[in-house]
RNA sequence: GGAGGUGGACGGAGGAUCGCCGGCGGGCAAGCACCGCUCGCGGGAGGAAAGUCCGGGCUCCACAGGGCAGGGAGGUCGCUAACGGCGACCCGGGGCGACCCGAGGGAAAGCGCCACAGAAACCACACCGCCGAUGGCCGACGAGCCCGGCGCCUCUGUGAGAGGAGGCGCCGGAGGAGGCACAGGCAAGGGUGAAAUCGUGGGGUAAGAGCCCACGCGCGACGGCCGGGUGACCGGCGGCGGGGCAAGCCCCUCCCGGAGCAAGUCCGAAUAGGCGCGCUGUCGAGGAUGGCCCGUCCGAUCCGCGAAAGCGGCAGUGCGCGGGUGAGGGCGCUCGAGCGGCGCGGCAACGCGCCGCCUAGACGAAUGAUCCUCGCUGCGCCGGGGCGACCCGGCGCAGGACAGAACCCGGCUUACAGUCCACCUCCGGCC
Numbered sequence: 001g002g003a004g005g006u007g008g009a010c011g012g013a014g015g016a017u018c019g020c021c022g023g024c025g026g027g028c029a030a031g032c033a034c035c036g037c038u039c040g041c042g043g044g045a046g047g048a049a050a051g052u053c054c055g056g057g058c059u060c061c062a063c064a065g066g067g068c069a070g071g072g073a074g075g076u077c078g079c080u081a082a083c084g085g086c087g088a089c090c091c092g093g094g095g096c097g098a099c100c101c102g103a104g105g106g107a108a109a110g111c112g113c114c115a116c117a118g119a120a121a122c123c124a125c126a127c128c129g130c131c132g133a134u135g136g137c138c139g140a141c142g143a144g145c146c147c148g149g150c151g152c153c154u155c156u157g158u159g160a161g162a163g164g165a166g167g168c169g170c171c172g173g174a175g176g177a178g179g180c181a182c183a184g185g186c187a188a189g190g191g192u193g194a195a196a197u198c199g200u201g202g203g204g205u206a207a208g209a210g211c212c213c214a215c216g217c218g219c220g221a222c223g224g225c226c227g228g229g230u231g232a233c234c235g236g237c238g239g240c241g242g243g244g245c246a247a248g249c250c251c252c253u254c255c256c257g258g259a260g261c262a263a264g265u266c267c268g269a270a271u272a273g274g275c276g277c278g279c280u281g282u283c284g285a286g287g288a289u290g291g292c293c294c295g296u297c298c299g300a301u302c303c304g305c306g307a308a309a310g311c312g313g314c315a316g317u318g319c320g321c322g323g324g325u326g327a328g329g330g331c332g333c334u335c336g337a338g339c340g341g342c343g344c345g346g347c348a349a350c351g352c353g354c355c356g357c358c359u360a361g362a363c364g365a366a367u368g369a370u371c372c373u374c375g376c377u378g379c380g381c382c383g384g385g386g387c388g389a390c391c392c393g394g395c396g397c398a399g400g401a402c403a404g405a406a407c408c409c410g411g412c413u414u415a416c417a418g419u420c421c422a423c424c425u426c427c428g429g430c431c
Stems, first nucleotide, its partner, number of pairs: 001427010012374007020044002023041006046402001050413002053411005058260004065294004070256005075089005090104001091102004105251002110249002112245003127190002129186003134183002136180003146173011198216006217241002219238002222235003226231001264331004274321008286298004302313004338357008376399010
C1' cells in the first nucleotide's frame, strides 16, 4: 500500500420568529367532576419508536380433578425475571487465515418417501460381464481350433466391374479330446446415480463373495486417563458392517391456564336505556373450567286467571336489529429488571457495591413550518503546489437515508444516505 474479518459508536451543530402537546408558577374568570383566558420559565421520538415473531412485568377472570387432542423447546454447562435470547465450550461443515455457518435427541420401534438414470434405492435384484464345478446337449460313427475348394449373404469399392474385409452353409484334408452356454451359480470388474451393501492386500474358488485371514476405517458396549459436563485420547473386545430423509408422520425427554391498558378501577344520573324472535323459572335456559369429553361449580328459582292445556305479567338468559356516542372525565401513565461513571468478582454473558442523574406522556392522538450561520458529501469554476496520481484554499449549485412513541421492559428479525473508532488476518513493497 492492497484485500478482508470481528466488535463498538454516531445518525448533523448553534440561533431567530410563528405554532402544537403536556409540566410548574403568577394573574383573571367560573362555581358538580372535568373545564376557560392570559403571562413567564424550563421539557418534548428512535437505533431501529417498525414487524408484532418470542419472553416477562402489570391487570382482570379461573383455579377440582382426570383423559384425549393441541402448541412449544431439543449438543453441554452457565447467565437471566423469563425466553425460541445471550455467553463459553464440544461436535460437524466452510475459509490459506482472522473468522463464519449449523431446525445439533432418535433412522437397530413402526409407517411413508427417495425425481431422472439404473438390474436394483433396502432386503430384494442382474444390463454388459465372469463361471458353468453340478445337471443338460454335442463329441473316437472324430467335436472345437487350423488349412484348401465351392456356393450364398452383408459391408466396402467402382460408371459397371475387378478387388478388399467379414459371416454362414456344404465338401475335402490335417489333427486327436474336448466343446456349447440351455438350466444354474456369482457380484470381482464395467456402466447408472446425489447416494449402490466397508477399504487395501492375501488366501480360497468353476467363477466369486467378510466366505476366511492380516492391517485399516466405522459402530457398539467396556476399561484406563483428562475434563465440572457435552466430549477428547489410549487400549483390548465383538454371533457388529445396518444407504439417506424426522425441514413427512412418528418415538423419547422437558415445558405450557385464559384474556389483554378498549386490561382494570374511581367519580358521576350514566359497566345507560330501546325493539324483535326464542328458551327457562327445579324434568332448570344459560354460563365457567375449556379446544373437546367426563366430572365439578355458578345460575332466575316467581305472580295472577284457569279443571287442564294454556294465556298474561315479572325475572333470568341466548341470538339478532336499529339508534346514540366516538367511546363524559379522572386514575392506570411513566422512577424503571432505568441511565451514566468508578471499583470488585467472573474467560465471558452477567452479578455485586458506591457515587451521580431524571430523560415525551398524547388519545379527532402534539413533537411542525420558515429563515440565518457553521459543518459533512457530490459536481462545476478560479487560484496555488506537485513530474504525476493528487493535495491545499476560495466561490457557486445540489444533496442529506430508513423511518414516527401509544402500558412498560428484555430480545430477535427486517430497513437505513453518510461517516468514525478499536483490535485482528492474509498478500506485496521498502528500511